[in-house]
RNA sequence: UUCUUAUCAAGAGAGGUGGAGGGACUGGCCCUUUGAAGCCUCGGCAACAGACUUGAAUAGUACUGUGCCAAUUCCAGCAAGCGUCAUGCCUGACAGAUAAGAA
Numbered sequence: 001u002u003c004u005u006a007u008c009a010a011g012a013g014a015g016g017u018g019g020a021g022g023g024a025c026u027g028g029c030c031c032u033u034u035g036a037a038g039c040c041u042c043g044g045c046a047a048c049a050g051a052c053u054u055g056a057a058u059a060g061u062a063c064u065g066u067g068c069c070a071a072u073u074c075c076a077g078c079a080a081g082c083g084u085c086a087u088g089c090c091u092g093a094c095a096g097a098u099a100a101g102a103a
Base pairs, nucleotide, nucleotide: 001103002102003101004100005099006098007097008096013042014041015040016039017038021031022030023029025077026076027075028074043069044068045067048065049064050063051061052060053059073095078092079091081089082088
C1' cells in the first nucleotide's frame, strides 16, 4: 500500500512548547490570536487484539499492543423511498477512520 471481517447516535482534557492554521477530500457550516496544527508531560475514555479472572462465556479486569478525548464519521456529496410552499425524514451504497487477520 492492497484485500477481508467488525464497529462508527455513547464516552473522555489540563499544563508546557509553538505561532496560524484545523475539522481526510469537495461544497456547506463550524473551531481558532480568549492561541490552530505539530511536539512534550500528566490525566482520562473505550474495550478491537493479547493476557488474566471464571466451570465457561458473547461476562469481568484494564496489565500489554493499538486507538481515541468540539460538533453523529460536524452535515451533505451516489441511488431509492416518504413528506413539505420550503427547510426535512429515512434506507442502502461510496468515501473515510479504527482494530484484527492476510498478501
Record summary
SAM riboswitch aptamer (S box leader) from Ornithinibacillus gellani, 103 nucleotides, folded computationally. Rfam family: SAM riboswitch aptamer (S box leader). From the family's description: The SAM riboswitch is found upstream of a number of genes which code for proteins involved in methionine or cysteine biosynthesis in Gram-positive bacteria. Its family is annotated with regulation of gene expression in the Gene Ontology. It was read from a public genome assembly, where an Rfam model found it.